RNA sequence: GGGGAUGUAGCUCAAUUGGAAGAGUCCUCGUCUCCAAAACGAGUGGUUCCAGGUUCGAGUCCUGGCAUCCCCGCCA
Numbered sequence: 001g002g003g004g005a006u007g008u009a010g011c012u013c014a015a016u017u018g019g020a021a022g023a024g025u026c027c028u029c030g031u032c033u034c035c036a037a038a039a040c041g042a043g044u045g046g047u048u049c050c051a052g053g054u055u056c057g058a059g060u061c062c063u064g065g066c067a068u069c070c071c072c073g074c075c076a
Base pairs, nucleotide, nucleotide: 001072002071003070004069005068006067007066010025011024012023013022019056027043028042029041030040031039049065050064051063052062053061
């Protein structure tokens, strides 16, 4: 330098053909228990990496950039 994959809640990941974002876990509270753990119930938590574009409508499509990882090539 060329190509590819990934980026969404504190963490791990979903989100179907574009119709407007959810689960597990963590945390908090409650039930249970002599107490705690476990189990069960409830709750909090989002600038969907950034900037534009298309669209009535974008996590999803298009362009550029950033970060991480993988493959190939060049120089030394």

This is a predicted structure of a 76-nucleotide RNA (transfer RNA) from a Candidatus Nealsoniibacteriota bacterium.
Its mean pLDDT, the model's own confidence on a scale to 100, is 81.
Its Rfam family is "tRNA". The family's RNA type in Rfam is transfer RNA. Rfam describes the family as follows. Transfer RNA (tRNA) molecules are approximately 80 nucleotides in length. Its family is annotated with triplet codon-amino acid adaptor activity in the Gene Ontology.
The RNAcentral record of the sequence draws on ENA.